[in-house]
RNA sequence: UCUCGCGGGAGAGACCGGGUCCGCCCGGAGCCGAAGGCGCAACCGCCCCGGAAACGCUCAGGCAAAAGGACCGCGCGAG
Numbered sequence: 001u002c003u004c005g006c007g008g009g010a011g012a013g014a015c016c017g018g019g020u021c022c023g024c025c026c027g028g029a030g031c032c033g034a035a036g037g038c039g040c041a042a043c044c045g046c047c048c049c050g051g052a053a054a055c056g057c058u059c060a061g062g063c064a065a066a067a068g069g070a071c072c073g074c075g076c077g078a079g
Base pairs, nucleotide, nucleotide: 001078002077004075005074006073007072008071015028016027017026018025019024030063031062032061036059037057038056039055043051044050045049
């Protein structure tokens, strides 16, 4: 540094209309950004070439719960 496991983990309507086998599906605007993606470029490095954000865009994703979730901590393992 990386996979995996465990724990923590925000934001935004349980929106409206129609259908339904009540799992969900279709349409409509509104909204969020912390999977991913893209962009600028702060910044960084072996420095004129590279790597690049928690910034921006919202394509994707998401807006009760569940799931997911950048990031943080711990642990086994591998390099």
A computed fold for a 79-nucleotide RNA from uncultured Phenylobacterium sp., annotated as Glycine riboswitch aptamer. The coordinates come from a structure-prediction model, not an experiment, and the mean pLDDT is 83. The organism belongs to Phenylobacterium, within Bacteria.